[in-house]
This is a predicted structure of a 364-nucleotide RNA (Bacterial RNase P class A) from a Verrucomicrobiia bacterium. RNAcentral holds the sequence, with entries from ENA. Rfam family: Bacterial RNase P class A. The family's RNA type in Rfam is ribozyme. The coordinates come from a structure-prediction model, not an experiment, and the mean pLDDT is 76. The gene name in the source record is rnpB.
RNA sequence: GCUGCCGGACGGGCAGUCGCUCCUGUGCUGAAAGGCGUAGGGGAGGAAAGUCCGGUCUCCGCAGGGCAGCGUGCCGGCUAACGGCCGGGCGGGUUCGCGAGAGCUCGACGGAAAGUGCAACAGAAAAAAUACCGCCUGGUGAACCCAGGUAAGGGUGAAAUGGUGCGGUAAGAGCGCACCGCGGCGGGAGCAAUUCCGCCGGCAAGGCAAACCCCACGCGGAGCAAGACCAAAUAGGGGAGGAGGAGCGGCCCGUUCCUUUGAACUCCCGGGUAGGUCGCUUGAGGCGCCCAGCAAUGGGCGUCCCAGAGGAAUGACUGCCGCCCGCAAGGGUACAGAAACCGGCUUACAGUCCGGCAGCCUCC
Numbered sequence: 001g002c003u004g005c006c007g008g009a010c011g012g013g014c015a016g017u018c019g020c021u022c023c024u025g026u027g028c029u030g031a032a033a034g035g036c037g038u039a040g041g042g043g044a045g046g047a048a049a050g051u052c053c054g055g056u057c058u059c060c061g062c063a064g065g066g067c068a069g070c071g072u073g074c075c076g077g078c079u080a081a082c083g084g085c086c087g088g089g090c091g092g093g094u095u096c097g098c099g100a101g102a103g104c105u106c107g108a109c110g111g112a113a114a115g116u117g118c119a120a121c122a123g124a125a126a127a128a129a130u131a132c133c134g135c136c137u138g139g140u141g142a143a144c145c146c147a148g149g150u151a152a153g154g155g156u157g158a159a160a161u162g163g164u165g166c167g168g169u170a171a172g173a174g175c176g177c178a179c180c181g182c183g184g185c186g187g188g189a190g191c192a193a194u195u196c197c198g199c200c201g202g203c204a205a206g207g208c209a210a211a212c213c214c215c216a217c218g219c220g221g222a223g224c225a226a227g228a229c230c231a232a233a234u235a236g237g238g239g240a241g242g243a244g245g246a247g248c249g250g251c252c253c254g255u256u257c258c259u260u261u262g263a264a265c266u267c268c269c270g271g272g273u274a275g276g277u278c279g280c281u282u283g284a285g286g287c288g289c290c291c292a293g294c295a296a297u298g299g300g301c302g303u304c305c306c307a308g309a310g311g312a313a314u315g316a317c318u319g320c321c322g323c324c325c326g327c328a329a330g331g332g333u334a335c336a337g338a339a340a341c342c343g344g345c346u347u348a349c350a351g352u353c354c355g356g357c358a359g360c361c362u363c364c
Stems, first nucleotide, its partner, number of pairs: 001360010012321007020043010045335001049346002052344005057223004069219005074088005089109001090107007110214002115212002117208002132154002134150006162180006181203001182201008227278004237269005243259006285304008322333004
């Protein structure tokens, strides 16, 4: 210097003209609500996306316990919480290294000696044991035949009943032995996952739990169109007021009873709708410095206020610059657009910068 991988940051800049929206101040107008000006300030993202996971908030439900259902699943830590993040362990892959091992990266990574179930095709045989070829012994002198032994070798398969070596044997075999693996016990290290050492056991216990299942832990439901408040017009509901007669009473008012209309009109009450207001953005908040920690993260101090609309603003045009294509003229400049808010994950993304690791080339 180039290439690849991983991690992090950014993701057009400056200026002008005309607009849109919110806030604050202010002028005029208006009874008020508001309207019309004016000055200043704010106005999309790293993913605003998918809505996959977790939470805040709101309403509904809820004595407590259990079953069912769903989810999570090595260990420790972080966090409001999480299926997230950090660190560690173990296993797989890859690179480097003679090697011991190291770097990077990936992993739904609890339990298969509780039970049930499944395993296509091929193969003799798929969990119960078995024997296709082969090998060995015998019938037998010989054999392509028969009987027995064997599981070393071959063959099938995703997977074949511990592996390597030595001994042993008719041939073989944990049949015996050593080492590795596996299991049990004891001891050391570690909070733990796990690991190291020693002794014992000849090996009994194959795979699949993103099959049922078992174990441990967690989980009430719906979602800002949540929800709360104010509240028309019209229609409809409830109530009061009406007229006549009789009783109480000296009369009026009033009151009780009966009849009638309960039509029109007036007033009151309550519910829903349109419409309006709140919820609404000051928050697990941003930035800077310091401290604790390997880190995730936490703490302290200082400083800042940074969209809040609602059929939904965040735009349009111009000039200069940057980057890419092109000889030039010129063209292009990614993915993408907030809707209560926050923490994650996943997916999309032209180009630029920084750091780490690995390989290759060149120079000293």